A computed fold for a 503-nucleotide part of an RNA from an uncultured bacterium, annotated as small-subunit ribosomal RNA, 5' domain. The coordinates come from a structure-prediction model, not an experiment, and the mean pLDDT is 83.

[in-house]
Context: one part of a larger RNA
């Protein structure tokens, strides 16, 4: 000198654009963050219409709405960075060893049956969470049948081809397996099978911090057969054999780390880093197991156990902000319990439309960048005050007064947006915001830090090794350009200085 998620001290006008718990992965009051379909289903069933009416009220249509059954979605999106020195990550292959729900794209099909059960209803336990039993009914829920090959699974065969198992096609035979329906009748679902796209697993080359004051580690450990498990190879697991495998090219133990695009900083080589965005990983109080599903480390899913809280009628319940906010504690130290789905994207849904602290925006913070202002021209042999003096004067200094302009930014007032997609009407949270356009007045806006060298900038006074100062070398003991104030200058400037941290 650069740089920085900074902090501090003195000072503060405006706006654009970013950023903001780096420390306790410490604990959390409260809201709110994932639901959504009534065109899957049985029920309830408001307005409102009509008709009857003994005015009380009935019947019919009608469909707002609603819990429950049942689909998709709750594996996205969003948080954090404790753990991980690893195929965790970043690059480069491979799967002749895999799956993949929505989406596209083809080809083919969509037949008959059956049992239950939840909602309701009655009883009935409990302070509560929550049950129970007894009856009743639907479904695109749950079974069976029935068809059905290109698919699976057996037999053997031909050709071709390749990377070791081997892959592909080819036509037989023999065995397995499937569907569900809705409605506004034109769509839209279903099943089965092949491609694709997407995502997803897993192998492997390289490459990935210290410490040898850690030298030897390992028994499923290394290979084999078999047989089990997966989507799928694999000691992944099991039994059985065999006795190996790793290491000074640092094994094994420790200590410390989330990784990388990328960022600072350098002439570069390199060194340091991993905020903010964006790519992977991990994890969701702790610790384990596992169910659903196309996908689960299942943050707002289920079960155990632990620690904490909190409710209790003492018998037994209930939680999980490393999701936006916001609170206690920590700390030098980090915002608001905002507003809107208008835009982007995102689950559902035929649509309308609904949910969306993702997002967009507002609000606080001079914490960074970055532009603007805080007035301009004229004004003297030089006011006044103020400092200095050698008592002439010097200087502050065109500074100012004072005259002539000018109004950027705030300030007053009027218009007033783009983001909005559409054929057309509708729709803006930001916002009456930005922007225009008049208006008033110079009118409302300057501070810090340094002045012995180094290094730009000097005088009085005060103090008397005191009180201080300091990066470093070093000032201070009676004339201190070094400590205090003062005036003056010298540098940055809505900052400036200090300290920390890398280059």
């Nucleotide at each position: 000198g650069g740089a920085u998620u900074a902090a501090c001290g003195c000072u503060g006008g405006c706006g654009g654009c970013g950023u903001g718990c780096a420390u306790a992965a410490c604990a959390c009051a409260u809201u709110c963050a994932a639901g959504u379909c009534g065109a899957a289903c049985g029920g309830u069933g408001a307005a409102g219409u009509u008709c009857c009416u003994u005015c009380g009220g009935g019947a019919a249509u009608g469909g707002a709405a609603c819990a429950g059954u049942g689909g998709c979605g709750g594996a996205c999106g969003g948080g954090u960075g404790a753990g991980u020195a690893a195929c965790g990550c970043g690059u480069g292959a491979g799967c002749a060893a895999u799956c993949u729900g929505c989406c596209u794209c083809u080809u083919g099909g969509u037949g008959a049956g059956g049992g239950a059960u939840a909602a309701c209803a009655a009883c009935c336990g409990g302070a509560a969470a929550c049950a129970g039993u007894u009856g009743c009914u639907a479904a695109u829920a749950c079974c069976u049948c029935a068809u059905g090959a290109a698919a699976c699974g057996g037999c053997a065969a031909u050709a071709c081809c390749g990377c070791a198992u081997g892959g592909u096609a080819u036509a037989a035979c023999c065995g397995u397996c499937a569907a569900a329906g809705a409605u506004u009748u034109a769509u839209u679902g279903c099943c089965a099978a092949g491609a694709g796209a997407u995502g997803a697993g897993c192998u492997u080359g390289c490459g990935u911090c210290c410490g040898a004051u850690u030298a030897g580690c390992u028994a499923g450990u290394u290979g084999g057969u078999g047989a089990g498990g997966u989507a799928a190879c694999g000691g992944c697991c099991c039994a059985c054999c065999a006795a190996g495998g790793c290491g000074a090219c640092g094994a094994u133990c420790g200590g410390u780390a989330g990784c990388c695009g990328g960022a600072c900083u350098g002439a570069g080589a390199g060194g340091u880093u991993g905020a903010a965005c964006g790519g992977c990983c991990a994890c969701a109080u702790u610790g384990g197991a596992a169910c659903u599903g196309a996908g689960a480390u299942a943050c707002g899913g289920c079960c155990c156990a632990g620690a904490c809280u909190c409710c209790u009628a003492c018998g037994g319940g209930a939680g999980g902000c490393a999701g936006c906010a916001g609170u206690g504690g920590g700390g030098a130290a980090u915002a608001u319990u905002g507003g809107g789905c208008a835009a982007u994207g995102g689950g559902c849904g035929a649509a309308a439309g609904c949910c969306u602290g993702a997002c967009c925006c507002a609000g606080c913070a001079a914490c960074g960048c970055c532009g603007c202002g805080u007035g301009a021209a004229g004004g003297a042999a030089g006011a006044a005050g103020g400092c200095c003096u050698u008592c002439g004067g010097g200087u502050u200094g065109u500074a100012a007064a004072c005259u002539u302009c000018u109004u950027u930014u705030a300030c007053c007032a009027g218009g007033g947006a783009c983001g909005a997609a559409g054929a057309a009407a509708a729709u803006g949270a930001c916002g009456g915001u930005a922007c225009c356009u008049g208006g008033a007045g110079a009118a409302a806006a300057a501070g810090c830090a340094a002045c012995g060298g180094c290094u730009a900038a000097c005088u009085a006074c005060g103090u008397g090794c005191c009180a201080g100062c300091a990066g470093c070398c070093g000032c201070g003991g009676u004339a201190a350009u070094a400590c205090g104030u003062a005036g003056g200058u010298u540098g940055c400037a809505a900052g400036c200085g200090u300290u920390g941290u890398c280059c």
The RNAcentral record of the full RNA draws on ENA, Greengenes and SILVA.